[in-house]
C1' cells in the first nucleotide's frame, strides 16, 4: 500500500517537559498562552491474547460478565457537523429528521 471481516451516540489528567497550533481532506463550526501540536507519566478497556467467573458433573467449541497479563489502540465536541443519493413531503425553495452509501479511523485476517 491493496483488499476482506468487524466496530466508529460508551469510556479515559487539577500531572511533568515544551512552546503555537490543532480538529484526516474540503466547507462550516469550534478547541488553544487559563498553554495547541509532540514526548514523558498516569488512565481508559473496542480489537486480538492470557487468565477468572457463570451458562454445563468433565473437556473442546460457543456465549455471557469480569480483570488490564501482553500486542494494538484510545484520551474536547456522535467519526465534532456536513460531502452523495433516497424518504417524511405536501407546488417549489430552505432548515430539520431519518435510511443507505462515500470518505475517514482502528482491530483482526490475507497479497
Nucleotide at each position: 500500500c491493496u483488499c476482506u471481516u468487524a466496530u466508529c451516540c460508551a469510556g479515559a489528567g487539577c500531572g511533568g517537559u515544551u512552546g503555537a497550533g490543532g480538529g484526516a481532506c474540503a466547507g462550516g463550526c469550534c478547541c488553544g498562552a487559563u498553554g495547541a501540536a509532540a514526548c514523558c507519566c498516569g488512565g481508559c478497556a473496542g480489537c486480538c491474547u492470557a487468565c477468572c467467573a457463570g451458562g454445563c458433573g468433565c473437556c473442546c467449541a460457543c456465549c455471557u460478565g469480569g480483570u488490564g497479563u501482553g500486542g494494538u489502540g484510545c484520551u474536547a465536541a456522535u467519526u465534532c457537523c456536513u460531502g452523495c443519493g433516497g424518504a417524511a413531503g405536501a407546488u417549489c425553495c430552505a432548515a430539520u429528521u431519518c435510511c443507505g452509501g462515500u470518505a475517514g479511523a482502528u482491530a483482526a485476517g490475507a497479497g

Record summary: The RNA shown here (SAM riboswitch aptamer (S box leader)) has 111 nucleotides and comes from Candidatus Segetimicrobium genomatis. It was read from a public genome assembly, where an Rfam model found it. Its mean pLDDT, the model's own confidence on a scale to 100, is 80. Taxonomically the source falls in Candidatus Segetimicrobium (Bacteria, Bacillati, Candidatus Sysuimicrobiota, Candidatus Segetimicrobiaceae).